[in-house]
RNA sequence: AAUCCAUCGAGACCGGCCGAGGGACAGGCCCGACGACGCCGGGGCAGCCGCCCGUGGGGAGACCCGCGGGAAUGGUGCCAAGUCCUGCGGCACGGCGCGUCCGCGCGCCGACCGGAAGAUGGAGG
Numbered sequence: 001a002a003u004c005c006a007u008c009g010a011g012a013c014c015g016g017c018c019g020a021g022g023g024a025c026a027g028g029c030c031c032g033a034c035g036a037c038g039c040c041g042g043g044g045c046a047g048c049c050g051c052c053c054g055u056g057g058g059g060a061g062a063c064c065c066g067c068g069g070g071a072a073u074g075g076u077g078c079c080a081a082g083u084c085c086u087g088c089g090g091c092a093c094g095g096c097g098c099g100u101c102c103g104c105g106c107g108c109c110g111a112c113c114g115g116a117a118g119a120u121g122g123a124g125g
Base pairs, nucleotide, nucleotide: 003123004122005121006120007119008118013042014041015040016039017038021031022030023029025087026086027085028084043079044078045077047076048075049074051070052069053068054067055066056065057064058063083117088114089113090112093110094109095108096107097106098105099104
């Protein structure tokens, strides 16, 4: 790296340096010379692992599967916008338009659901 699993509507900014693009990709929409992005320093957040406290279920047992809370001295991660939105499909719902044999059908948009992609962690080697 491949692969597998879980999560992604919560949370958290200042200073210095640099100097033109940045937000993964495409479209949109944003951020950006009032200096973005990036790097460095400090500060912070608390998602995952680990840690601490409590608690439910399964099992004869070893043990397994959860739930709630906490700390932030550990390992990572993160600190514009929902993963910024959409991308593919579905759709009992809502709006609009068209058609109608008046039962409804079709299209577009929105909401919702699932997926894809991406990100982060854990496993793995």

This is a predicted structure of a 125-nucleotide RNA (SAM riboswitch aptamer (S box leader)) from Agilicoccus flavus. The model forms 97% of the base pairs in the Rfam consensus. It was read from a public genome assembly, where an Rfam model found it. It matches the Rfam family "SAM riboswitch aptamer (S box leader)". From the family's description: The SAM riboswitch is found upstream of a number of genes which code for proteins involved in methionine or cysteine biosynthesis in Gram-positive bacteria.